Annotation: A computed fold for an 83-nucleotide RNA from a Piscirickettsiaceae bacterium, annotated as c-di-GMP-I riboswitch aptamer. It matches the Rfam family "c-di-GMP-I riboswitch aptamer". Rfam describes the family as follows. GEMM was predicted in a large-scale screen for bacterial structured RNA regulatory elements.

RNA sequence: UUUUAUAAAAGCCAACCUUGGUGUGAACCAAGCUACGGAAAGUCACAGGUCUUUAAUCCAAUAAAGAUGGCUGAACUGCAUUU
Numbered sequence: 001u002u003u004u005a006u007a008a009a010a011g012c013c014a015a016c017c018u019u020g021g022u023g024u025g026a027a028c029c030a031a032g033c034u035a036c037g038g039a040a041a042g043u044c045a046c047a048g049g050u051c052u053u054u055a056a057u058c059c060a061a062u063a064a065a066g067a068u069g070g071c072u073g074a075a076c077u078g079c080a081u082u083u
Stems, first nucleotide, its partner, number of pairs: 005083001012038002017032006036070001042076002046073003049068007
């Protein structure tokens, strides 16, 4: 210096709820409240999963377009000291 695990410190993010706005919708944005939780709960839709819409079909299955990173994996980046 790097990687993994572990514990501590400084901090970080923010579930749920409320208000307003955007969208057909899934959902998203901002503020407030508060803290379910998180070592990357930072970024990214590449792959899978889940969800929405449309088409067709009308039992199901299929295709396309979207949403979701606090669903999983992968990639990139980052704080800190004890062992």